[in-house]
RNA sequence: GAGUCGGCCGGACAGUCGCUGGGGGCAACCCUGGAGGAAAGUCCGGGCUCCAUUGGGCAGGGUGCCAGGUAACUCCUGGGGGGCGUGAGCCCACGGAAAGUGCCACAGAAAAUAUACCGCCGGUCUUUGGGCCGGUAAGGGUGAAAUGGUGCGGUAAGAGCGCACCGCGUAGGUGGUGACAUCUGCGGCAGGGCAAACCCCACCCGGAGCAAGACCGAAUAGGGGAACGUUGAGUGUGCCCACACGAGUUCCCGGGUAGGUCGCUAGAGGCGCGCGGUAACGCACGCCCAAGAUGAAUGACUGUUCUCGACAGAACCCGGCUUAUAGGCCGACUCCU
Numbered sequence: 001g002a003g004u005c006g007g008c009c010g011g012a013c014a015g016u017c018g019c020u021g022g023g024g025g026c027a028a029c030c031c032u033g034g035a036g037g038a039a040a041g042u043c044c045g046g047g048c049u050c051c052a053u054u055g056g057g058c059a060g061g062g063u064g065c066c067a068g069g070u071a072a073c074u075c076c077u078g079g080g081g082g083g084c085g086u087g088a089g090c091c092c093a094c095g096g097a098a099a100g101u102g103c104c105a106c107a108g109a110a111a112a113u114a115u116a117c118c119g120c121c122g123g124u125c126u127u128u129g130g131g132c133c134g135g136u137a138a139g140g141g142u143g144a145a146a147u148g149g150u151g152c153g154g155u156a157a158g159a160g161c162g163c164a165c166c167g168c169g170u171a172g173g174u175g176g177u178g179a180c181a182u183c184u185g186c187g188g189c190a191g192g193g194c195a196a197a198c199c200c201c202a203c204c205c206g207g208a209g210c211a212a213g214a215c216c217g218a219a220u221a222g223g224g225g226a227a228c229g230u231u232g233a234g235u236g237u238g239c240c241c242a243c244a245c246g247a248g249u250u251c252c253c254g255g256g257u258a259g260g261u262c263g264c265u266a267g268a269g270g271c272g273c274g275c276g277g278u279a280a281c282g283c284a285c286g287c288c289c290a291a292g293a294u295g296a297a298u299g300a301c302u303g304u305u306c307u308c309g310a311c312a313g314a315a316c317c318c319g320g321c322u323u324a325u326a327g328g329c330c331g332a333c334u335c336c337u
Stems, first nucleotide, its partner, number of pairs: 001335009011305007019034006036311001040322002043320005048209004060205005065079005080094001081092004095200002100198002102194003117140002119136007148166006167189001168187008213262004223253006234245003269288004274283003306309001
């Protein structure tokens, strides 16, 4: 000088006047708490609540290398494999393409039943330009991708046709908890890619959400029960009997609207320290309590000062992920000089 990774801050102080939760006071008033790292997107996972539910299956959805962490996860940690970078380090949906189906633009002979444009080689014809038949896939050409790669042998030219190494497949050994790594033998070698295309395999998943839900509970209307009441209006039924329903009064019960209370913030909580663990994380001890509204607060003004201040604001809670973020600070590491 250039970079990589991780962590932190997010104007400060003072005064005045408000808003709002809590406490005190007869009252006036006093004391005290009052947004974030993302409160955001609502994308995952859980707690909590109600509904549903024997078990299991179908459908649908999700996840997809291994081991661990966790309440749980699509998250985190460590590891394996692949790719990128000189490096610190970064990225990966990373099961299956010989179960089946499907797709692969343009170009190209051919994009998967394989096949041959130029070329190379052989035969044959020839007007000597080349034509026809056959072989071949080494070379050229097309493409994002072309039927294992390199070399030697071989051949008319060629070709896994043969051989060596690499790759691939397969059998076994060794190391590892495992993903996997490595070694040895065997097989000339088979089918290019796409599964965040359908699909197959393995595993997981009930639904709705704090406007969840619980409790208290006027007025009006209506419901149920009991008692009283009745030559009982009226209805079923055109009439009668019978039966059922039933107006009225009093009392009780239940549901439930307005309204109120709870849910509501002390929790998978924070901080410190010690121990275990590579780590994520766990355990033990000590200390602390830090918004809780429901028309819904967290603001305004003034002064001093600095580097002149970004993205943005709770609404049941928590763990993640993702996205936004002016400017500044700290630590570890890498490369070049």
RNAcentral holds the sequence, with entries from MGnify. Predicted 3D model of a 337-nucleotide RNA (Bacterial RNase P class A) from a marine eukaryotic metagenome. Its mean pLDDT, the model's own confidence on a scale to 100, is 76. Its Rfam family is "Bacterial RNase P class A". It is annotated as a ribozyme.